RNA sequence: GUGGGCCAGGCGGCCGCGCCAGCCGCGGGACGUCCUUCGGGACGUGGCUGCGGGGCGAGGAACGUCCGGACUCCACAGGGCAGGAUGGUGGGUAACGCCCACGCAUGGCGACAUGCGGAAAGUGCCACAGAGAACAGACCGCCAACCCGGCCUCGGCCGGCGGUGAGGGUGAAACGGUGGGGUAAGAGCCCACCAGCACCACGGGUGACCGUGGUGGCUCGGUAAACCCCAUCCGGAGCAAGACCAAGCAGGGACAGGGCUGCCCGUCCGUCACGUCCCAGGUAGGUCGCACCGAGGCGGCGAGCAAUCGUCGCCCCAGACAGAUGGUCGCCCACGACAGAAUCCGGCGUAUCGGCCCGCUCCU
Numbered sequence: 001g002u003g004g005g006c007c008a009g010g011c012g013g014c015c016g017c018g019c020c021a022g023c024c025g026c027g028g029g030a031c032g033u034c035c036u037u038c039g040g041g042a043c044g045u046g047g048c049u050g051c052g053g054g055g056c057g058a059g060g061a062a063c064g065u066c067c068g069g070a071c072u073c074c075a076c077a078g079g080g081c082a083g084g085a086u087g088g089u090g091g092g093u094a095a096c097g098c099c100c101a102c103g104c105a106u107g108g109c110g111a112c113a114u115g116c117g118g119a120a121a122g123u124g125c126c127a128c129a130g131a132g133a134a135c136a137g138a139c140c141g142c143c144a145a146c147c148c149g150g151c152c153u154c155g156g157c158c159g160g161c162g163g164u165g166a167g168g169g170u171g172a173a174a175c176g177g178u179g180g181g182g183u184a185a186g187a188g189c190c191c192a193c194c195a196g197c198a199c200c201a202c203g204g205g206u207g208a209c210c211g212u213g214g215u216g217g218c219u220c221g222g223u224a225a226a227c228c229c230c231a232u233c234c235g236g237a238g239c240a241a242g243a244c245c246a247a248g249c250a251g252g253g254a255c256a257g258g259g260c261u262g263c264c265c266g267u268c269c270g271u272c273a274c275g276u277c278c279c280a281g282g283u284a285g286g287u288c289g290c291a292c293c294g295a296g297g298c299g300g301c302g303a304g305c306a307a308u309c310g311u312c313g314c315c316c317c318a319g320a321c322a323g324a325u326g327g328u329c330g331c332c333c334a335c336g337a338c339a340g341a342a343u344c345c346g347g348c349g350u351a352u353c354g355g356c357c358c359g360c361u362c363c364u
């Protein structure tokens, strides 16, 4: 130089904060069973609770909310259109725009880095400069053979119609390169070689692609984060998802009779409507989702180049409801950066004082 991995001030004292009742102890209360001299007592239980002890307590990015999923509700026979995303090949994965390996191109002496469908299907665009920016273009230059006109000493000369992409100039880019032939001058106009393109064959590779040989027209600009074409994928909303319980107010419903006796009388009890009871949806509020089990972490072994997968063992590792991880003192050092969870995971991107380790490369 280049690629990758790890750490994120350390130790101790004191004082605090949150969570754990699915860690322990001692209480309180509730419920259940049993006993009782009716005062209570014993035992047990937990989605209750107090105190003490114990355990755990932000990150590599918790960030941006840019992708992908889990989960939840809504929608959905199937197919198509529209729209969006992705884009070398093979593999990994729950999935991805991520990761690994390989291929090609470009840059670098190199380690390595960056990029990736189609521009030979069609359309559009290509600033400035420049004559001309795509099957182009005569500004300067070069030519004057053919044709027309004029002059003529008959050799030619001048003008016109013109030819020319070789030379100059402009530009990021001007329609292959070198050499020869050819021509009035020129030009793939013709030829040889080279470069490149398309196609074919053979060989290698799962494949992208690579190697060799042949044929062809002689050559074909860039841009698809312009439209477009091809292939693949994609229903919508998101934890303020959603599920359950449920005050108060408002709403809806029921409510007078019964006993003495089958009927009438009598009698008694009850009926107190500004009441009692019930009901549905559901607000406040509460519980769950949600943090004890996962695409989980660590280690060993095995498969694989690797990403990753399999298997065995051990571990349990933040979590509220806008809200916990801090303060202080001492010692040490390299004097401490960016920054803090809020449904949860896998990525990417961005920020970051510094320190440690490993592979490889170049120079001396």
Base pairs, nucleotide, nucleotide: 001360002359003358004357005356006355007354009332010331011330012329013328014327015326017057018056019055020054023053024052025051026050027049028048030045031044032043033042034041035040059338063349064348066347067346068345069344070343071238072237073236074235083234084233085232086231087230088102089101090100091099092098103116104115105114106113107112117229118228122227123226124223125222126221139168140167141164142163143162147160148159149158150157151156176194177193178192179191180190181189195219197216198215199214200213201212202211203210204209242288243287244286245285251279252278253277254276255275257269258268259267260266296315297314298313299312300311301310302309303308333336
The RNA shown here (Bacterial RNase P class A) has 364 nucleotides and comes from a marine sediment metagenome. It matches the Rfam family "Bacterial RNase P class A". About the family: Ribonuclease P (RNase P) is a ubiquitous endoribonuclease, found in archaea, bacteria and eukarya as well as chloroplasts and mitochondria. The RNAcentral record of the sequence draws on MGnify. Its mean pLDDT, the model's own confidence on a scale to 100, is 78.